[in-house]
Transfer RNA from Candidatus Vidania fulgoroideorum, 71 nucleotides, folded computationally.
Its Rfam family is "tRNA". Rfam links the family to the GO term triplet codon-amino acid adaptor activity. By type it is a transfer RNA. About the family: Transfer RNA (tRNA) molecules are approximately 80 nucleotides in length.
Its mean pLDDT, the model's own confidence on a scale to 100, is 80.
């Protein structure tokens, strides 16, 4: 050089055209002499720009970054 594959919350993973779900962590109350734990709520997200299309996290291109492989 050539080729595939992936990027979603802080962190680890779903969903798959019809407007993003969950668990951890953070935060906050409630229990408790006091921490923990357990309940209860909160906050938080599509790597980038562009194109299909009523409608895009999804389909398509390009851009970055990662990972593998191939010479």
């Nucleotide at each position: 050089g050539c080729c595939a594959a992936a990027u979603u919350a802080a962190c680890u993973u779903a969903a798959u055209g019809g407007u993003a779900a969950a668990g951890u962590u953070u935060c906050u109350g409630u229990u408790u002499u006091g921490u923990a734990a357990a309940c209860a709520g909160a906050u938080a997200a599509a790597a980038c720009a562009g194109g299909u299309u009523c409608g895009a996290u999804u389909c398509c291109u390009g851009u970055a970054u990662u990972u593998g492989g191939c010479a």